[in-house]
The RNA shown here (Bacterial RNase P class A) has 373 nucleotides and comes from uncultured Nocardioides sp. Taxonomically the source falls in Nocardioides (Bacteria, Actinomycetota, Actinomycetes, Nocardioidaceae). The model forms 94% of the base pairs in the Rfam consensus. The coordinates come from a structure-prediction model, not an experiment, and the mean pLDDT is 79.
RNA sequence: UGGGUCGGCCGGGCGACCGCGUCGCGCUCCUUCGGGGGCGUGCCGAGGAAGGUCCGGGCUCCACAGGGCAGGGUGGUGGCCAACAGCCACCCGGGGCAACCCGCGGGACAGUGCCACAGAGAACAGACCGCCUCUCGUCCGCUCCGGCGGACGGGCGGCAAGGGUGAAACGGUGGUGCAAGAGACCACCAGCGCUCCGGGCGACCGGAGCGGCUCGGCAAACCCCACCCGGAGCAAGGUCGAACAGGAUGCGUCCGAGGGCGGCCCGCCCGAGCAUCCGGGUAGACCGCAGGAGGCGGCCGGCAACGGUCGUCGUAGAUGGAUGGUCGCCACGCUUCGGCGUACAGAACCCGGCCUACAGGCCGGCCCACUCC
Numbered sequence: 001u002g003g004g005u006c007g008g009c010c011g012g013g014c015g016a017c018c019g020c021g022u023c024g025c026g027c028u029c030c031u032u033c034g035g036g037g038g039c040g041u042g043c044c045g046a047g048g049a050a051g052g053u054c055c056g057g058g059c060u061c062c063a064c065a066g067g068g069c070a071g072g073g074u075g076g077u078g079g080c081c082a083a084c085a086g087c088c089a090c091c092c093g094g095g096g097c098a099a100c101c102c103g104c105g106g107g108a109c110a111g112u113g114c115c116a117c118a119g120a121g122a123a124c125a126g127a128c129c130g131c132c133u134c135u136c137g138u139c140c141g142c143u144c145c146g147g148c149g150g151a152c153g154g155g156c157g158g159c160a161a162g163g164g165u166g167a168a169a170c171g172g173u174g175g176u177g178c179a180a181g182a183g184a185c186c187a188c189c190a191g192c193g194c195u196c197c198g199g200g201c202g203a204c205c206g207g208a209g210c211g212g213c214u215c216g217g218c219a220a221a222c223c224c225c226a227c228c229c230g231g232a233g234c235a236a237g238g239u240c241g242a243a244c245a246g247g248a249u250g251c252g253u254c255c256g257a258g259g260g261c262g263g264c265c266c267g268c269c270c271g272a273g274c275a276u277c278c279g280g281g282u283a284g285a286c287c288g289c290a291g292g293a294g295g296c297g298g299c300c301g302g303c304a305a306c307g308g309u310c311g312u313c314g315u316a317g318a319u320g321g322a323u324g325g326u327c328g329c330c331a332c333g334c335u336u337c338g339g340c341g342u343a344c345a346g347a348a349c350c351c352g353g354c355c356u357a358c359a360g361g362c363c364g365g366c367c368c369a370c371u372c373c
Base pairs, nucleotide, nucleotide: 001369002368003367004366005365006364007363008362009361010360012330013329014328015327016326017325018324020045021044023042024041025040026039027038028037029036030035047344051355052354054353055352056351057350058349059233060232061231062230071229072228073227074226075225076090077089078088079087080086091105092103093102094101095100106224107223111222112221113218114217115216128163129162130159131158132157134155135154136153137152138151139150140149141148142147171189172188173187174186175185176184190214192211193210194209195208196207197206198205199204237287238286239285240284246278247277248276249275250274251273258270259269260268261267294313295312296311297310298309299308300307301306331342332341333340334339
């Protein structure tokens, strides 16, 4: 310099004006005195994914002695975490020269099942072409006339080396052997199983010996094994709590309930309805609701995920649901040079993840190739 690979971060900036929402303050109006409305003013007011709602947890209510069944989930090993299907490190398998990447990674000698198409045969397999002995027929050649050899075709058998099919065909190479062949036998190699030794917390790795000669794949098919899971969700749940119609009960209608006269008594006046409950814990209002497994920085432990400790920071909270618009300058992109445009998207109880979307831009680690010093 070029190519590659992995990771982190930002995701329009500044100013002016207008508007919207929560909260504080001031003025004002209404009020059943709890509060509510209006105006003004001050602060604050979307995200890295607020998204999909796929997993896990907090919180709330219901249920619950313990255990089991059913159902669902997870699945190499060790660790982290509140927990997880997340994260870190490692192992094994695969890809890459490498950095690095990919893996829905327990069990296929517990049992059942499936393996499309092609192919003879798809799992205690099979014979289409082919190879071989014997036999029959036809033809040809040789002949010492007894036969022998060759080609083609048919038949009884043998074989599984070679061809062919397939994603996959019942180990590989060399030899012995045979009519031809074959783990039929032998040597080595690969693989499987068992035993032992060494290393590692472990998954596993390295080595030695023995065995039968070889054993297919699929468990995101049923199933088996180990571990985990009670249900519903902020419309959870809680506090306050009406009005109208209608209904029930009690008291009362001159032996007068109840109401008014400044609080009570007397007294005076009005006087036929009044009180409680149901309707309804309904409508509505408020709480839950913003400080939490919190962010950032330093130090310590750890390869890391992460943990410990010290310091520091702090203001969205709606519910017909606010967070927007205009202008100026700048940045970037497009441009027909006039201008136009600004990615994906947008809180709804909160948090940890995963996944998905994303214009443009910034920074860093590592690997490979070439060149120069």
It matches the Rfam family "Bacterial RNase P class A". It is annotated as a ribozyme.